[in-house]
Predicted 3D model of a 71-nucleotide RNA (transfer RNA) from candidate division WS2 bacterium ADurb.Bin280. The organism belongs to candidate division WS2, within Bacteria. Its Rfam family is "tRNA". Rfam links the family to the GO term triplet codon-amino acid adaptor activity. By type it is a transfer RNA. Its mean pLDDT, the model's own confidence on a scale to 100, is 82.
RNA sequence: UCCGGGGUGGUGUAAUGGCAGCACGGCUGACUCUGGAUCAGUCAAUCUAGGUUCGAAUCCUAGCCCCGGAG
Numbered sequence: 001u002c003c004g005g006g007g008u009g010g011u012g013u014a015a016u017g018g019c020a021g022c023a024c025g026g027c028u029g030a031c032u033c034u035g036g037a038u039c040a041g042u043c044a045a046u047c048u049a050g051g052u053u054c055g056a057a058u059c060c061u062a063g064c065c066c067c068g069g070a071g
Stems, first nucleotide, its partner, number of pairs: 001070007010024004018054001025043006047063005
């Protein structure tokens, strides 16, 4: 330099173009002599900039980063 794959809460992982979910985690409360476990509530995310579309995490373009391959 070229080709392919990937980038979603703090972490892991889903999501036919139509309300961004689940698990772990954090916080608060219940329970408990205390802690753990359990239960309830709550916090928190689509890499960036454009484009297409009534509507984009998803499609298109460019860029950044990570992984693999070629030279």